[in-house]
Molecule: RNase P RNA; transfer RNA
Organism: Hymenobacter qilianensis
RNA sequence: GUGAUGAGUCGCUCCACCGCGGCGCCUUCGGGCGGCGAGGAAAGUCCGGGCAACACAGAGCACCCUGCUUCCUAACGGGAAGGAUGGGCCGUAAGGCUCAGACAGCCAGUGCCACAGAAAACUACCGCCUACGUUGUCUUCGGGCAGCCGGUAAGGGUGAAAAGGUGCGGUAAGAGCGCACCAGCGGCCGGGCAACCGUGUCGGCUGGGUAAACCUCAGGGGUUGAAAGACCAAAUAAGCGGGCACGCUGUCUGGCAACAGGCAGCACCGGGCGGCUCGUCCGGCGUCCGUGGGUAGGUUGAUGGAGCCUUUCGGCAACGACUGGCCUAGAUAAAUGGUGGAGACGCUGAGCCUUCGGGCCCGGCGGACAAAACCCGGCUUACAGACUCAUCACCACC
RNA sequence: GGUAACGUAGCUCAGUCGGUAGAGCACAGCACUGAAAAUGCUGGUGUCGUUGGUUCGAUUCCAACCGUUACCA
Repeated sequence: GUGAUGAGUCGCUCCACCGCGGCGCCUUCGGGCGGCGAGGAAAGUCCGGGCAACACAGAGCACCCUGCUUCCUAACGGGAAGGAUGGGCCGUAAGGCUCAGACAGCCAGUGCCACAGAAAACUACCGCCUACGUUGUCUUCGGGCAGCCGGUAAGGGUGAAAAGGUGCGGUAAGAGCGCACCAGCGGCCGGGCAACCGUGUCGGCUGGGUAAACCUCAGGGGUUGAAAGACCAAAUAAGCGGGCACGCUGUCUGGCAACAGGCAGCACCGGGCGGCUCGUCCGGCGUCCGUGGGUAGGUUGAUGGAGCCUUUCGGCAACGACUGGCCUAGAUAAAUGGUGGAGACGCUGAGCCUUCGGGCCCGGCGGACAAAACCCGGCUUACAGACUCAUCACCACC
Repeated sequence: GGUAACGUAGCUCAGUCGGUAGAGCACAGCACUGAAAAUGCUGGUGUCGUUGGUUCGAUUCCAACCGUUACCA
């Protein structure tokens, strides 16, 4: 210097003009001036909390979630440190460095393990054995052969997986049956807060896998989310209280009739317009006034907070305590944008210079992922490009 | 803004405690017919939305993404 992996930071800057949303001030109500205005993920809505409403004596069952240990934290499935396991690299080895993960328990019980295989967990297909018991048969009477009842997990083959491994002894053949070493498990001892660790010691204790199968153990969870909730409250219709008003005639329909309904006319009454009259309109079991809960709509919740930067101290660290400073979007169908210029950066073309590494200069092109919606702590996912650190590999030089 | 469900053949859907995926319609070929339709027989068809993980083994179990639909004033 290049590349890979891991961790972290940034994610264009400045000026002018036009425009958008809140806020403050001024206003001749037209507007003017000032100041502020997206992100590291604002995203997915996957966890946790604040806040709010409803529910709630206590305990248990069911359901859901979490799962090595200790610590951090308001809390967490997040983070820090550590432990064991697995991978990679270095090393003859002992060991070291680094990375990863849902990493409790199949010695509580149940289920499942296709095909193949004798057997997938109380296993006997082939093979090995005939010591013990027994049947038949032969016999030179020592026993041999065949079978039954059996023994055997050493050998064969199957499978992803086969009943600790190797060796010696032992046996009828075998087998932790015995022993040595190795691996695991359990008790004790020692170290560590613990997970866990050990050239310690004792015990032959040797139990397939699967819990992202049911389940067991330990811990946690009341439900719903800002469209939660609180306040103000139009028009229209229903309710309640009060004021006024409750005709006459004709005709039609239904009915035996009483009567009911429709239409027309006259008069009256109530109300709207208006100071009153006239006029006109609406209505006549209605009308006007008042009241009233909720709806539309508005205000609030709602942006000063587990806040940001910083000093010193404690801690391996996450983080905590302390000191000083700062105010940093609040829209509601949703503002935070556009144009032009300059600069930095990356890619690229022409020209000039060159000690051939490069330098100077004039142009062209490019800038991601994505955008608050009550707030906060995390996780996950997306991301052009730039930078820093650690480890490893390769190349060049000394 | 919040909360659920779903994604399997060209289309509509089955497939549940994990063991190698089907049905109907559609499509293609053959038979029947002078020719077609209907009918009968035969056949093909899948990254089980994507990527990882658990497991001997995943459509199924788990996680993260992508997409679609529904509900709540």